Predicted 3D model of a 74-nucleotide RNA (transfer RNA) from a Deltaproteobacteria bacterium.
């Protein structure tokens, strides 16, 4: 250089044109429970879906540059 794969909550991770109003665990905060702590019930908060165009009535999802990080190939 070429090519392919992934970027979505703090962390692993789903959703792949409308379907709720972006979800699920784990972690975080509040209460309650305990003599305290874990556990456990409730309940809450955190996300400009990596950036910039672009198609679309409509985009996290389809295109396109670009960035990052992974394999692969000269």
């Nucleotide at each position: 250089c070429g090519g392919g794969g992934c970027g979505u909550a703090g962390c692993g991770c789903a959703g792949g044109g409308g379907u709720u109003u972006a979800g699920c665990g784990c972690g975080c905060u509040u209460g309650c429970u305990u003599g305290g702590g874990g556990u456990g019930c409730a309940a809450g908060a955190g996300g400009u879906c990596g950036c910039u165009g672009g198609u679309u009535c409509a985009a996290u999802u389809c295109c396109a540059g670009u960035c990052g990080c992974c394999c692969c190939g000269a």
Source information
Lineage of the source: Bacteria > Pseudomonadati > Myxococcota > Myxococcia. The sequence was found in a public genome assembly. The coordinates come from a structure-prediction model, not an experiment, and the mean pLDDT is 82. It matches the Rfam family "tRNA". The family's RNA type in Rfam is transfer RNA.